[in-house]
A computed fold for a 90-nucleotide RNA from Companilactobacillus versmoldensis DSM 14857 = KCTC 3814, annotated as TPP riboswitch aptamer (THI element). The organism belongs to Companilactobacillus versmoldensis, within Bacteria. Its Rfam family is "TPP riboswitch aptamer (THI element)". Rfam describes the family as follows. Vitamin B(1) in its active form thiamin pyrophosphate (TPP) is an essential coenzyme that is synthesised by coupling of pyrimidine and thiazole moieties in bacteria.
């Protein structure tokens, strides 16, 4: 100096399961009311395929594939800090 990083504001998107007679308990950022959490297009937040496949678990979850499969919610501002890149000086 620059930045499709980041930060701020506003707006928007999303999930809320397993387990139990009831609990305890399990996973997770979050397990239905949250002024929370996650995500917002160079988008695996989240949804569909999927009551599916392989491993695994008490089960969900998790791991791998599926998957350059199909969908999925943005604008403005800042350049302080942090990070990255480049340049310069020492």
């Nucleotide at each position: 100096a620059c930045g499709a990083g980041a930060c701020a504001u506003u707006u928007g998107g999303g999930g809320u399961g397993c387990g139990u007679a009831a609990a305890a308990g399990c996973u997770g950022a979050g397990a239905a009311u949250a002024u929370a959490c996650c995500c917002a297009u160079g988008g695996a937040a989240c949804c569909u395929g999927a009551u599916a496949c392989a491993g695994u678990c008490a089960a969900c979850a998790c791991u791998g594939g599926c998957g350059c499969a199909g969908g999925a919610a943005a604008a403005u501002g800042u350049g302080a800090a942090c990070c990255g890149u480049a340049c310069a000086a020492c």